[in-house]
Predicted 3D model of a 72-nucleotide RNA (transfer RNA) from a Longimicrobiales bacterium.

RNA sequence: GGGCCCGUGGCGAAGUGGUAACGCAGUGGUCUGCAAAACCACCAUUCGCCGGUUCGAAUCCGGCCGGGCCCU
Numbered sequence: 001g002g003g004c005c006c007g008u009g010g011c012g013a014a015g016u017g018g019u020a021a022c023g024c025a026g027u028g029g030u031c032u033g034c035a036a037a038a039c040c041a042c043c044a045u046u047c048g049c050c051g052g053u054u055c056g057a058a059u060c061c062g063g064c065c066g067g068g069c070c071c072u
Base pairs, nucleotide, nucleotide: 001071002070003069004068005067006066007065010024011023012022018055026042027041028040029039030038048064049063050062051061052060
């Protein structure tokens, strides 16, 4: 230098055009003599950044940034 894959809450992870799942952690509550466990609720106006396409973009297209693998 070239090619491919990836980037989504604090962490892991699904979603591939139409309200962003789930688990762990955290916070509040119920329960308990106090806890633990269990249960309920809350927790990503911005999905790496900037543009474009579209009525509508995490999703499609372009550029850039970061990570991984391969080729030279």
The same sequence occurs in records of 2 taxa. RNAcentral holds the sequence, with entries from ENA and MGnify. Rfam family: tRNA. By type it is a transfer RNA. The coordinates come from a structure-prediction model, not an experiment, and the mean pLDDT is 82.